Overview:
A computed fold for an 87-nucleotide RNA from Domibacillus mangrovi, annotated as c-di-GMP-I-GGC riboswitch aptamer. It matches the Rfam family "c-di-GMP-I-GGC riboswitch aptamer". Rfam links the family to the GO term cyclic-di-GMP binding. The sequence was found by an Rfam model in a public genome assembly. The coordinates come from a structure-prediction model, not an experiment, and the mean pLDDT is 82.
RNA sequence: AAAAUCAAAGGCAAACUAAUCGAAAGAUUGGGACGCAAAGCCACGGAUCUAAGGUUCUUAGCAACGAUGAUAGCCGGGUUGCAGAAA
Numbered sequence: 001a002a003a004a005u006c007a008a009a010g011g012c013a014a015a016c017u018a019a020u021c022g023a024a025a026g027a028u029u030g031g032g033a034c035g036c037a038a039a040g041c042c043a044c045g046g047a048u049c050u051a052a053g054g055u056u057c058u059u060a061g062c063a064a065c066g067a068u069g070a071u072a073g074c075c076g077g078g079u080u081g082c083a084g085a086a087a
Base pairs, nucleotide, nucleotide: 005085006084011036012035016031017030018029019028020027021026034073040079041078042077044076045075046074047071048070049069054065055064056063057061
């Protein structure tokens, strides 16, 4: 320096749950741990979810379309970063 095989210190926290926020997806905080070596950060590309507002259709609907909303614990990319042993 690279890598992520292993150990230690420390870190994060899925499902579920309570409260709050939100039209929803979902988010925040507390409890809780399935897991995680970037499960730190950034919606840049793809993907997925939602559909309030908008547009369209109409037999007026629990319709269709569609992010500006959401997911960084879906994949890729960018960026920052802890520790000491083996090889």